[in-house]
RNA sequence: ACGACUCUGGAGAGUUCCCGCAAGGGACGCCGAAGGGGCACGGACAGCAAUGUCUCAAUCUCUCAGGCAAAAGGACAGAGAAAU
Repeated sequence: ACGACUCUGGAGAGUUCCCGCAAGGGACGCCGAAGGGGCACGGACAGCAAUGUCUCAAUCUCUCAGGCAAAAGGACAGAGAAAU
């Protein structure tokens, strides 16, 4: 330096409605901070050029997945830390 792993902090949005004993299913509304998709500048290639193709970021954007009491999860941050 990197860093499995450990500890701590860690936001948003329905304890909505219907069916059901429950498990679960359905309806409408909503959230972005697991994961996933998209984009600028720039770069590469082709072309005289216009332009085309490819590539390329996020906490931006989409909301597929996920989530909307608590718990759990949780990007990210701080501390420690095996191995290399």

A computed fold for an 84-nucleotide RNA, annotated as Glycine riboswitch aptamer. The prediction has a mean pLDDT of 82.